This is a predicted structure of a 1382-nucleotide RNA (small-subunit ribosomal RNA) from an uncultured bacterium.
Rfam family: Bacterial small subunit ribosomal RNA. Rfam links the family to the GO terms ribosome and structural constituent of ribosome.
RNA sequence: AGUGGCGGACGGGUGAGCAACGCGUGGGUAACCUGCCCUUUAAACUGGGAUAACUCUGGGAAACUGGAGCUAAUACCGGAUAAGCUUACAGUAUGGCAUCAUACAGUAAGAAAAGGAGGCCUCUGGAAUAAGCUUCCGAUAAAGGAAGGACCCGCGUCCCAUUAGCUAGUUGGAGAGGUAGCGGCUCACCAAGGCGACGAUGGGUAGCCGGCCUGAGAGGGUGGACGGCCACACUGGGACUGAGACACGGCCCAGACUCCUACGGGAGGCAGCAGUGGGGAAUAUUGCGCAAUGGGGGGAACCCUGACGCAGCAACGCCGCGUGAGUGAAGAGGGCCUUCGGGUUGUAAAGCUCUGUCAAUGGGGAAGAAUAAAAGUACGUAAAAAGCGUAUAAGAUGACAGUACCCAAGGAGGAAGCCACGGCUAACUACGUGCCAGCAGCCGCGGUAAUACGUAGGUGGCAAGCGUUGUCCGGAAUUAUUGGGCGUAAAGGGCGUGUAGGUGGUCAAACAAGUCAGGUGUGAAACCCCGGGGCUUAACUUCGGGCAUGCAUUUGAAACUGAAAGACUUGAGGGCAAGAGAGGAAAGUGGAAUUCCUAGUGUAGCGGUGAAAUGCGUAGAUAUUAGGAGGAACACCAGUGGCGAAGGCGACUUUCUGGAUUGGCCCUGACACUGAGGCGCGAAAGCGUGGGGAGCAAACAGGAUUAGAUACCCUGGUAGUCCACGCCGUAAACGAUGGGUACUAGGUGUUGGAGGUAUCGACCCCUUCAGUGCCGCAGCAAACGCAUUAAGUACCCCGCCUGGGGAGUACGGCCGCAAGGCUGAAACUCAAAGGAAUUGACGGGGGCCCGCACAAGCGGUGGAGCAUGUGGUUUAAUUCGACGCAACGCGAAGAACCUUACCAGGGCUUGACAUCCUCUGACGUUCAUAGAGAUAUGGAUUUCUCUUCGGGGACAGAGAGACAGGUGGUGCAUGGUUGUCGUCAGCUCGUGUCGUGAGAUGUUGGGUUAAGUCCCGCAACGAGCGCAACCCUUGUACUUAGUUGCCAGUGGUAAAAGCCAGGCACUCUAGGUAGACUGCCGGUGACAAACCGGAGGAAGGUGGGGAUGACGUCAAAUCAUCAUGCCCCUUAUGUCCUGGGCUACACACGUGCUACAAUGGUCGGUACAGAGGGCAGCGAGGCCGUGAGGCGGAGCAAAUCCCAAAAAGCCGAUCACAGUUCGGAUUGCAGGCUGAAACUCGCCUGCAUGAAGUCGGAAUCGCUAGUAAUCGCAGGUCAGCAUACUGCGGUGAAUACGUUCCCGGGCCUUGUACACACCGCCCGUCACACCACGAAAGCUGGCAACACCCGAAGCCGGUGAGCUAACUCGUUCGGAGGUCAG
Repeated sequence: AGUGGCGGACGGGUGAGCAACGCGUGGGUAACCUGCCCUUUAAACUGGGAUAACUCUGGGAAACUGGAGCUAAUACCGGAUAAGCUUACAGUAUGGCAUCAUACAGUAAGAAAAGGAGGCCUCUGGAAUAAGCUUCCGAUAAAGGAAGGACCCGCGUCCCAUUAGCUAGUUGGAGAGGUAGCGGCUCACCAAGGCGACGAUGGGUAGCCGGCCUGAGAGGGUGGACGGCCACACUGGGACUGAGACACGGCCCAGACUCCUACGGGAGGCAGCAGUGGGGAAUAUUGCGCAAUGGGGGGAACCCUGACGCAGCAACGCCGCGUGAGUGAAGAGGGCCUUCGGGUUGUAAAGCUCUGUCAAUGGGGAAGAAUAAAAGUACGUAAAAAGCGUAUAAGAUGACAGUACCCAAGGAGGAAGCCACGGCUAACUACGUGCCAGCAGCCGCGGUAAUACGUAGGUGGCAAGCGUUGUCCGGAAUUAUUGGGCGUAAAGGGCGUGUAGGUGGUCAAACAAGUCAGGUGUGAAACCCCGGGGCUUAACUUCGGGCAUGCAUUUGAAACUGAAAGACUUGAGGGCAAGAGAGGAAAGUGGAAUUCCUAGUGUAGCGGUGAAAUGCGUAGAUAUUAGGAGGAACACCAGUGGCGAAGGCGACUUUCUGGAUUGGCCCUGACACUGAGGCGCGAAAGCGUGGGGAGCAAACAGGAUUAGAUACCCUGGUAGUCCACGCCGUAAACGAUGGGUACUAGGUGUUGGAGGUAUCGACCCCUUCAGUGCCGCAGCAAACGCAUUAAGUACCCCGCCUGGGGAGUACGGCCGCAAGGCUGAAACUCAAAGGAAUUGACGGGGGCCCGCACAAGCGGUGGAGCAUGUGGUUUAAUUCGACGCAACGCGAAGAACCUUACCAGGGCUUGACAUCCUCUGACGUUCAUAGAGAUAUGGAUUUCUCUUCGGGGACAGAGAGACAGGUGGUGCAUGGUUGUCGUCAGCUCGUGUCGUGAGAUGUUGGGUUAAGUCCCGCAACGAGCGCAACCCUUGUACUUAGUUGCCAGUGGUAAAAGCCAGGCACUCUAGGUAGACUGCCGGUGACAAACCGGAGGAAGGUGGGGAUGACGUCAAAUCAUCAUGCCCCUUAUGUCCUGGGCUACACACGUGCUACAAUGGUCGGUACAGAGGGCAGCGAGGCCGUGAGGCGGAGCAAAUCCCAAAAAGCCGAUCACAGUUCGGAUUGCAGGCUGAAACUCGCCUGCAUGAAGUCGGAAUCGCUAGUAAUCGCAGGUCAGCAUACUGCGGUGAAUACGUUCCCGGGCCUUGUACACACCGCCCGUCACACCACGAAAGCUGGCAACACCCGAAGCCGGUGAGCUAACUCGUUCGGAGGUCAG
């Protein structure tokens, strides 16, 4: 190496498949098998022929293989024997639910075996060996055990019904075959069954469990490690061998793939352990050892074992430990912040005093190892001291590993990160950034002061980890069994009938399925909980107990449910008698009205509307009279009245018919309730067929309206509306409220019935039943509300809901003639959608009321010219601000320079201005030169003040730095101030009460007022800020005072005059006081508040006017009055100077002035105010000038003087309706004034010039009485400049019926999808880009079903022309046989 035996069916891996008796749990096999192991019984006799290896010789590249010859066995074969055993036959007994099982005795047939090793002669025999005996191993038959397997059954085991019907060996029978065994497992025959709404069949997904995660539990999710079962081994099929496989590292075939090849053929299967490639967000070493535990073989030594024991890698998880401890305040330095004082980091560090775990170095060093073998001793077996077995002392063996652990010396030495800091949620500042960059779990941060971005400091949390991402459970009572809902938030089926199902009245017995109690078996171990033990502790590990809620079985109980049987009457139903009703169907009848037709009368219109037109009408309409035709609908009655299940039903009569109600008696005896599917009914519109058609009327036509008007309005008008038959099957089919039963305060109507009392009479009244309304308690409800007709309290049954949109859509199915209906998603998207109530705001909602809001009036603006402001344009600059009302003659009560902020040019840089420091010096005045000036240079003159004599102060110059300065930005960072609603009558609070709450009440209501003013009422009672009053002014009177005011009386002067004496009476001035309060009268009113009228009064109902402006709104205005945060500039964005600009000019707008003329212009004469201002001022008389003005200077710091003439008015003259004797712009010339200076760019005068304009389109403004209108005067600003502004007086009207409308406002109420509050919100198309989903002619892949064809290996059957050693027959050739090959 080979023959032979045993094992390769265990162990190890994986989860593809599998929705299944696969798994789990509990049973069954009287329907079964079992190698090795254990026990018992029996037996092991006698023969035979081959074949590997080996030798010889071929084929092939190889894998491999052919032929010839030799040989052994516990390999193979025949025969004998048979206590059991198997088969067949017929018994007896016992047992069982049945087939049958067990025991006993019988007949016939059938089936066994193998030897090997060691020892000894004790027994027989024998010289010895051998036979024999003995021990061990192995072999045969049978019975049993243990353990393993096979099959069957009950129950449990995911999603989809848009999968509803599935099934032909299918279901069953009796028979046969097959199997270890039951069985349609297979076959022939017979029957037509079997499964399914308690979910069959089909599709999708998935290994199942013990367990694990989560949760209070019930549950939900999951099945990685460990353990049990199953399935698989490249994909599919198949058998062989075997006790066991249809076999991971066996065989055959087919397929895909890889490899070898000489091209003929061959080889292979890591889902074993490592390892490689690929894929991926991602997952380790081609390690050591059989030392331990376990497995196989062996008698054993021993061999094999990537099982296993260990080591390596990875913070992947769990656990433990360290990175130091104590002390240390000058609270160091640095960092950060800062109110600049300080705070914080922080006892933190340093410093001082200690400790030595871990790491590192050196040294020592395990347990895990024993029942091995051999040898020894003792005992058993045996004849025996062999041998074997048992016990016993000693006894070899360590991968891990020089590891765990221990010791020594040294030194704080080598050892901390991550996340967060807006709220949830523990923890805050600075800087940077400026809706950028970015953050974000949700809400949301970021647009120049970000605790939210980035960084830093600080802080919080966890810690060798921290944070993120993904998944699952929880919170989520957000699928609700425990434990939810459906009037309006999502949700009651349109309504009935009824099948299955669910639920079900009273009584008494009996059963025991549910139920309850006890016992028994099982519920593996691990896990979990409790108590112990072992590693220094813990994690980990180990022992004991518990748990295991379940299933099965058994013994009891009998209240409740149930099943069977019996009885009852109250639920339900029937009989009898009444009355009510638009209940339904059919037939018939009636009158009013519309339309049409015929005829008469009659004449020009009718009709229609907001107004019209289309339309009808002289061919005779409308109107009216008579007759006729036809269709449809039924006025009044008529009523939160009636009937019906709902839809719905309305003239009258008849016929047929359903239901409900009431009354008292009789009958049946639980017959009941609900009701998935099913069946039926079901408004309107619509559809089909055939009729009918008066009126009405989608579509359609015309006329209007309108920007348009495919509408609303008008004139017509077809389907349809009506009838018959048949479909459709939906509605806001609503009470947005399913049905049934019972219970739970009342009050008041109404419909139908019954009873009682009373009466002439049901006229009232009381009770009761059945309906139908309203109000209301308890209770319920988010609230609104419901409330015996529940949305209350309970039970039973059905239907339905689970965020909004997508969408009641798509696909599929069913129904339909169609229209469409029923069923009914997903992708995607949003952070909401929704309900009820509250406060506001709003409404082309309502009610009440007010205002020069409208109306009634008067006068304007808008047209012209000019003035002025603004926009725009222009410019070097035209500085800036103000922008509906509430910017625009506004800031500006007055821009030639200045102002001035703008532009150009020229200068300065601690500065034009402030404080501090040093030095020097009075400051200053004046002149000359250069220059546009600022300024620069030079000269002349003068020599501050206080003093303790040191010096100080003011001022000026020079110097250095802190700083000055900014009309630069932000009014959306602010203060202050102001406008506006609005001088509108409102805005709030405390306490109480109501409401879950937001909030309400008060403050609403009835009256009244200018007024939340007052009165009354009231769950409110009070109070505050506003209103009013108090204040100023004006109107009357009195009183006091009497100059500068006044002058009645007296006197005087003068041409005249309060000019003078005098006086204070009057006017006036300015102090005080009185007066007006609805006080009085009458009426109205609630006897109130108040209103109306009246008296008196100068004034009458807040007498007129002013000042006075609630809570708040408009991010209203102002950083350019001022103040101020932050940002920006610093030889300039500061400051000085000269010149220019703010004054520009195709244009547009606002506000004004002057006009257009005769109520006027011009000229002459003449009269009467008030309030103011005045010394760098007002300036008289006088003189000059045509005039502006000039000369001059009386008086006056002003009831004294001046400005100062008032003007309109009145008297007279003239003009005669015109672009004028209107109007005055523009322009020319000549002048005046102010001022250094009138060119840009002032005002005024004279002469001349003489434009537009003849009363103003749409539109729009002011005003209610001393007002509008008109007339002039004064003042502030100011050198000068006023048509503006602020005041003053003169003359002096008209109108208001009234609150419908426009505007604004107040109160109450109502609707709301608004709350940035209607200048709100919001819908759809279109355009562009992007995303998601669907459809799409077709093309392609996969899966499945059915039918058919070809068909490998293999198994079964048939055949056996081929081959043939064992046994046998007859004979040397064959036959039989070989479940042989083929």